Background:
TPP riboswitch aptamer (THI element) from a Gammaproteobacteria bacterium, 98 nucleotides, folded computationally. Its Rfam family is "TPP riboswitch aptamer (THI element)". About the family: Vitamin B(1) in its active form thiamin pyrophosphate (TPP) is an essential coenzyme that is synthesised by coupling of pyrimidine and thiazole moieties in bacteria. It was read from a public genome assembly, where an Rfam model found it. Model confidence (mean pLDDT): 76 of 100. The source organism's lineage runs through Bacteria, Pseudomonadati, Pseudomonadota and Gammaproteobacteria.

RNA sequence: UGUUUUUUCUUGGGGUGCUUUGGUUAGGCAAGGCUGAGAUUAAACCCGUUGAACCUGUUCUGGAUAAUACCAGCGAAGGGAGCAAACUAUGUUACUAC
Repeated sequence: UGUUUUUUCUUGGGGUGCUUUGGUUAGGCAAGGCUGAGAUUAAACCCGUUGAACCUGUUCUGGAUAAUACCAGCGAAGGGAGCAAACUAUGUUACUAC
């Protein structure tokens, strides 16, 4: 000094579904069930270019389910929010000693 691993400070980005009962003109609302890091905004969770956090495509395609981005594909597709410091490992260069 480059790359890399993990973390910290500070600062930003994102999502909040499906379904049962009650209530309601209908929704919001209340109490449950399912998946998940997070689903009734928790002042939480995840993610910040090494970018699948998240959005578009998507009222998509296939397989499951009570139902749903529930799982997989699409995806070497497109977009998408950062600087610094410390630590781990490793390379290169310079100096010094032997």